[in-house]
Molecule: SAM riboswitch aptamer (S box leader)
Organism: Sporolactobacillus mangiferae
RNA sequence: AAACUAUCCAGAGUGAUUGAGGGACUGGCCCGAUGAUAUCCGACAACCUGUGAAAAUGAUGAUGUAAUAGCAAGGUGCUAAUUCCAGCAAAAUAGCAGACCAUUUUGAAAGAUAGGGA
Numbered sequence: 001a002a003a004c005u006a007u008c009c010a011g012a013g014u015g016a017u018u019g020a021g022g023g024a025c026u027g028g029c030c031c032g033a034u035g036a037u038a039u040c041c042g043a044c045a046a047c048c049u050g051u052g053a054a055a056a057u058g059a060u061g062a063u064g065u066a067a068u069a070g071c072a073a074g075g076u077g078c079u080a081a082u083u084c085c086a087g088c089a090a091a092a093u094a095g096c097a098g099a100c101c102a103u104u105u106u107g108a109a110a111g112a113u114a115g116g117g118a
Base pairs, nucleotide, nucleotide: 004115005114006113007112008111013041015040016039017038021031022030023029025087026086027085028084042079044077047075048074049073050071051070083110088107089106090105091104092103093102095100
């Protein structure tokens, strides 16, 4: 690299330095000198590590609830727009003689992130 599993309509900057591109790809549509991108700091989140309850119930204790909720110290991640929208297939609806096309919904594909393994 590829494969497997889970998630992807929530959340998050009036900061410092940099200085022209960026939003994976294609098409669209956007963002950007009122500062793109990158690095740092801060924030957000809770996948992994860590930590870790309580009530009802019960005669009491233990157990259970539960390693769940919560917390956020560590490892990642993330911090315009739903993964910005569409891409492939099916169904419904409207138009059409039909091919086809538009909208909506569902599922996939692609992509992203995490985890364990190799």